[in-house]
RNA sequence: CGCCUUAUCCUGCUUUGCAGGAGCGGGGGACCCGUAAAUUGUGGGGCGAAUCGCCGGACAUCCGGCGUAGGGCAACCUCUUCGGCCCGAGCCCGUCAGCUAACCUCGCAGGCGUCGGGGAGGGUA
Numbered sequence: 001c002g003c004c005u006u007a008u009c010c011u012g013c014u015u016u017g018c019a020g021g022a023g024c025g026g027g028g029g030a031c032c033c034g035u036a037a038a039u040u041g042u043g044g045g046g047c048g049a050a051u052c053g054c055c056g057g058a059c060a061u062c063c064g065g066c067g068u069a070g071g072g073c074a075a076c077c078u079c080u081u082c083g084g085c086c087c088g089a090g091c092c093c094g095u096c097a098g099c100u101a102a103c104c105u106c107g108c109a110g111g112c113g114u115c116g117g118g119g120a121g122g123g124u125a
Stems, first nucleotide, its partner, number of pairs: 001113004008022006023108006033098001041095001043096001044093004052067006070087004076122008
């Protein structure tokens, strides 16, 4: 200076931390609507792109491979298109939550360093 991502910016103070605000994102939560599901059972649910199959080794756990829903790949931005490359995880709630106005509440972490071409629109000089 940029990329993934909601995960950024501003102000103040008793300043290396705390408080507040804006912005972005998530959860809970009526009427109406929807739901044949619910009491320890195949429990249920949330964040996220990260689901779902097949095969093999282990033999509830787990490991590996091939695919796949889906997701990502900057030099002004957005959309689209043709090739190429990559991801397709992990974590949380704790018996409990459909949607949901008012209202309530939570987070602003973490990980990285460019891929080339065509078309359209916008913006800037």